[in-house]
RNA sequence: GAUUUAUAAAGAAGAGGCGAGAGAAUGGGCUCAAUGAACCUCUGGCAACCUGCUACCAAUGUGGAGAAAGGUGCUAAUUCCCACCUAAUUUAUUAGGAGAUAUAAAAU
Numbered sequence: 001g002a003u004u005u006a007u008a009a010a011g012a013a014g015a016g017g018c019g020a021g022a023g024a025a026u027g028g029g030c031u032c033a034a035u036g037a038a039c040c041u042c043u044g045g046c047a048a049c050c051u052g053c054u055a056c057c058a059a060u061g062u063g064g065a066g067a068a069a070g071g072u073g074c075u076a077a078u079u080c081c082c083a084c085c086u087a088a089u090u091u092a093u094u095a096g097g098a099g100a101u102a103u104a105a106a107a108u
Stems, first nucleotide, its partner, number of pairs: 001108001003106006013043005021032003026083004044075003049071003053066002056063001057061001079100001084097006
């Protein structure tokens, strides 16, 4: 990197460095940004996917629950919103789905 499965409306910030773009890609919208964004480092935090742990049972189950030690991840806006399909109607919105993307785990 490709594949499979699961999840994606919740949650969680300060300091220092740097110095101009950033929000995955293309187009559009909107937003963030010299009151310093994005990115990097440190510290904290969130969550509970994996390992381990704790007690439990309609008990040995791919059980549900708890906690958060370890491995990841995340810490503006629904994955910021739209794009393709379907339905409804108010014809521009709403709902559902697909696709794409991200993360975890597995196996290659």

The RNA shown here (SAM riboswitch aptamer (S box leader)) has 108 nucleotides and comes from Dyadobacter sp. Leaf189. Of the family's consensus pairs, 97% are formed in the model. It matches the Rfam family "SAM riboswitch aptamer (S box leader)". From the family's description: The SAM riboswitch is found upstream of a number of genes which code for proteins involved in methionine or cysteine biosynthesis in Gram-positive bacteria. Its family is annotated with regulation of gene expression in the Gene Ontology. Taxonomically the source falls in Dyadobacter (Bacteria, Bacteroidota, Cytophagia, Spirosomataceae). It was read from a public genome assembly, where an Rfam model found it. The coordinates come from a structure-prediction model, not an experiment, and the mean pLDDT is 83.